[in-house]
């Protein structure tokens, strides 16, 4: 100069998963921060009648986009491939192209829908000059 990494900020992504008050650490004292408790946008689940379902050890059922097919393979399981229902991609919503993802996991024999009612959550992860292009429209 150039060229890698690390941290870290504005700004942003998945996501329900934001934001507020007190309370301790803790001290002359503030600020931020962590703890700890109570709220909270916002999201799950259990839960009758009438109606609907007709399914149950081939157990069943939840959250979630995360279902299923074929192939390696041969008997199955692991594991890989290749495609898939479905889903993300910078203010919402249509259309087109691209590209990525297509996981984990709880319940514990049990539970369709559901008014009252009753309970839960209210995280964690990631990218940071890097955003993914066009189109119709409409505020």
């Nucleotide at each position: 100069a150039a060229a890698a990494a690390a941290a870290a900020c504005a700004g942003g992504c998945c996501g329900a998963a934001u934001c507020c008050a007190g309370u301790u650490c803790a001290g002359c004292a503030a600020a931020a921060g962590a703890u700890c408790u109570g709220g909270u946008a916002c999201g799950g689940g259990g839960g009758a009648u009438u109606c609907u379902u007709u399914a149950c050890u081939u157990g069943g059922g939840g959250u979630g986009a995360a279902u299923g097919u074929u192939c390696g393979u041969c008997u199955u399981a692991u594991c890989g491939a290749a495609c898939u229902a479905g889903g993300g991609a910078g203010c919402a919503g249509c259309c087109u192209c691209u590209u990525c993802c297509g996981a984990a996991u709880c319940c514990g024999u049990c539970a369709a829908c559901u008014a009252a009612c009753c309970u839960c959550g209210g995280a964690g992860g990631c990218c940071g000059c890097a955003g993914g292009a066009g189109g119709a429209a409409u505020u």
Overview
A computed fold for a 139-nucleotide RNA from Paenibacillus mucilaginosus, annotated as c-di-AMP riboswitch aptamer (ydaO/yuaA leader). Model confidence (mean pLDDT): 79 of 100.